Model confidence (mean pLDDT): 87 of 100.
Predicted 3D model of a 471-nucleotide part of an RNA (small-subunit ribosomal RNA, 5' domain) from Silicimonas algicola.
Its Rfam family is "Bacterial small subunit ribosomal RNA".
Context: one part of a larger RNA
RNA sequence: GAACGAACGCUGGCGGCAGGCCUAACACAUGCAAGUCGAGCGCACCUUCGGGUGAGCGGCGGACGGGUUAGUAACGCGUGGGAACGUGCCCUUCUCUACGGAAUAGCCUCGGGAAACUGAGAGUAAUACCGUAUACGCCCUUUGGGGGAAAGAUUUAUCGGAGAAGGAUCGGCCCGCGUUGGAUUAGGUAGUUGGUGGGGUAAUGGCCUACCAAGCCGACGAUCCAUAGCUGGUUUGAGAGGAUGAUCAGCAACACUGGGACUGAGACACGGCCCAGACUCCUACGGGAGGCAGCAGUGGGGAAUCUUAGACAAUGGGGGAAACCCUGAUCUAGCCAUGCCGCGUGAGUGACGAAGGCCUUAGGGUCGUAAAGCUCUUUCAGCUGUGAAGAUAAUGACGGUAGCAGCAGAAGAAACCCCGGCUAACUCCGUGCCAGCAGCCGCGGUAAUACGGAGGGGGUUAGCGUUGUUC
Numbered sequence: 001g002a003a004c005g006a007a008c009g010c011u012g013g014c015g016g017c018a019g020g021c022c023u024a025a026c027a028c029a030u031g032c033a034a035g036u037c038g039a040g041c042g043c044a045c046c047u048u049c050g051g052g053u054g055a056g057c058g059g060c061g062g063a064c065g066g067g068u069u070a071g072u073a074a075c076g077c078g079u080g081g082g083a084a085c086g087u088g089c090c091c092u093u094c095u096c097u098a099c100g101g102a103a104u105a106g107c108c109u110c111g112g113g114a115a116a117c118u119g120a121g122a123g124u125a126a127u128a129c130c131g132u133a134u135a136c137g138c139c140c141u142u143u144g145g146g147g148g149a150a151a152g153a154u155u156u157a158u159c160g161g162a163g164a165a166g167g168a169u170c171g172g173c174c175c176g177c178g179u180u181g182g183a184u185u186a187g188g189u190a191g192u193u194g195g196u197g198g199g200g201u202a203a204u205g206g207c208c209u210a211c212c213a214a215g216c217c218g219a220c221g222a223u224c225c226a227u228a229g230c231u232g233g234u235u236u237g238a239g240a241g242g243a244u245g246a247u248c249a250g251c252a253a254c255a256c257u258g259g260g261a262c263u264g265a266g267a268c269a270c271g272g273c274c275c276a277g278a279c280u281c282c283u284a285c286g287g288g289a290g291g292c293a294g295c296a297g298u299g300g301g302g303a304a305u306c307u308u309a310g311a312c313a314a315u316g317g318g319g320g321a322a323a324c325c326c327u328g329a330u331c332u333a334g335c336c337a338u339g340c341c342g343c344g345u346g347a348g349u350g351a352c353g354a355a356g357g358c359c360u361u362a363g364g365g366u367c368g369u370a371a372a373g374c375u376c377u378u379u380c381a382g383c384u385g386u387g388a389a390g391a392u393a394a395u396g397a398c399g400g401u402a403g404c405a406g407c408a409g410a411a412g413a414a415a416c417c418c419c420g421g422c423u424a425a426c427u428c429c430g431u432g433c434c435a436g437c438a439g440c441c442g443c444g445g446u447a448a449u450a451c452g453g454a455g456g457g458g459g460u461u462a463g464c465g466u467u468g469u470u471c
Stems, first nucleotide, its partner, number of pairs: 001471004006467005013343006019336002021301001026299003030296003035060003040057002043054004067254003076179007085171002090167008098132004108121005138147003152159003180226003187217003192214008229251004233244004256277005279290004307333001309332003315329001316327004346376004356367004380412001382407005390398001415460005420441003426455005436443002
C1' cells in the first nucleotide's frame, strides 16, 4: 500500500447493487417449510340436483428443492481414462391388453385404554392382491426343454396398463496423476496378500464364506498422531509464489448420539420406520410424545451478525387430463454506513478587508471572499398530481414503487484523524520526569512545534480513526 462475512470509538443526508452467527454440529416455546389426484375405488354427509365436502383404500411425489461443515488426509475432491452395471418420469420402434378368484380398510356392532392407540365379530370396492391362459422378441438351459405379463377410466376421443429393443438423462463401480504438518511416530498387517469353489450385489471385487498358499505395505516415509470438507475461485503480488475456500457454482458428508433395515427406479431416507442412549415434555404412574445443521424467532455463548413480514405476480418444482392446489425453493419488502459505486450539504458576486477569535516587534498579520449584503439555481430530501415495464388473452406480492410533471424555499443535510522525524501540516497558553503521549526512534525534570487546551494548518470525506487477520 492492498484486502476483509469484520469488531470497537466518534460522527452520520440520500439512492443503487451486494452482504449479514466466522463463536455452542449448544438447547429450543410458537407458527409455517410436501403435498396432490373423485378422469383408480367403495362409503358417509351436504346439495340450488349442476355438484361439493370428509376420513379411508389406491397412485405419484415426500431420494428433488432447502440447511450445515461435525466427520473425512479418503478414489473424498480435482483432472484424465476404463468395463463388469442400473436408470421412475421423458423420446423412438415393435407386440399385447384374454378369463377368473380370495381378501381388506373405511362403515356397522361389541370391547380395552387417562392418552397415544388398539382387540374381536359381521360385511364391501378398486388401476390394491392372487391364479390361469397367451409370449415374436425376453430370461435360464444338460439345447431335449423350462420360466415369466397386463388395468382399467370416462364416453368416442383421449388418458392409461404389460413385455421387449434402442435413446436421452442421472447414478453406482474401477484405475493413472495431484491433494497439510510431524521421524521427539519405524516398522505395520491376519480377511491381512493372492488363488480355487460358493454366496451376495444392478454390477467388478476378501464384499462375505470354506479350503489352499504365505504373502502385502514401508525412508520414493508405511503405520501412528495432529489439523482440515475438496474444487471453480477469492486475496495479495510485476511475476514466480504466499495466504485463503464467506456470498455464487460443482462435488462429498451429515441430520439429537450410535446402530439397523423396510419400502422403492432411486434412501439405508433432515420434517419416514425400528432398537439402544442422553435430554425435554405429558401422564389417571400402567404408559406415551419429541428432534429448527429448513424460514422466521427464543435462550445461551460471543467483540459480533437481521423480520416470529408479503406473494405465489414472475422463474422453477410436486400432483392432476385440466381447472387448480401446494411450494419460508423463489421473487419481494423490513433492519444494519457491513462493503462497493453514485449524488448532495449550494452557485456567482462581494473590502486596501466588518465584528469577533488568535498571534504580534503593538506598526500590524491571520482566519478571509470566508461572513454579511446583492443576484441566482433547486439535484437529493419535502409536498401535490400523474403513473409504468416486468404478462402472452387474463392474472402484479413488489407498489401508488420506479419514472414524469408541478410547488415552496438556501431552504432539511459534516464529520473524523493528524501536524518532532519516518509523514503532508506551527504558533501561543497550561503543566513541570507530574499529568500524560507513543507504530518505531523516542517526548515530558520552567521558554515542550512530541503531554492538555486554543488559534491556525494538513489529509480523507458520509465517513474517519483504532484493533484483529492475510499478502